[in-house]
């Protein structure tokens, strides 16, 4: 130098054009003498950046960064 996957909530991860979700954690309540487990209920997100494309982008394209990996 050249390929290619990945980037979404505090973690891991889903969701592939039409209102962004699950699980674990955090909070808050039920229950207990009283903690854990269990149940219920809550909040958390400019979907890596910046531009196209479309009535409508997390998703289609395109460029830069990161991260991993090949290959020379």
């Nucleotide at each position: 130098g050249c390929c290619g996957a990945c980037u979404u909530a505090g973690c891991u991860c889903a969701g592939c054009g039409g209102u962004a979700g699950a699980g674990c954690a955090a909070c808050g309540g039920u229950a207990u003498c009283g903690u854990a487990a269990a149940c219920c209920g809550u909040g958390g997100g400019u979907c890596g950046u910046c531009g196209g494309u479309u009535c409508a982008a997390a998703u289609c394209c395109g460029a830069c960064a990161g991260u991993c990996g090949g290959c020379u």